[in-house]
RNA sequence: GCUCCGAUAGCUCAGCCUGGUAGAGCGUUACAUUGGUAAUGUAAAGGUCGUGGGUUCAGAUCCCACUCGGAGCU
Repeated sequence: GCUCCGAUAGCUCAGCCUGGUAGAGCGUUACAUUGGUAAUGUAAAGGUCGUGGGUUCAGAUCCCACUCGGAGCU
C1' cells in the first nucleotide's frame, strides 16, 4: 500500500441481507415478597446506532470518504 471483518444501552450482543415506533440478556434503581438477606416477581431509568457527507417521503440498515480495532496479502 491492497483486500476482508467489526464499531448499536454501563457490559455481552441481536436487528442491517429485504429501509418504516431502536431491542434482548446481564447490570443499575424503585416497589412487592422475607424476621432480615439472597433468590424471585413487577416497573423504571439508561442510546446523537464510530465520524462526516450523499440518496430517499423516510437511513442503525443503501452509497462514498474518514477514524479506531482485528485478520490476511504484498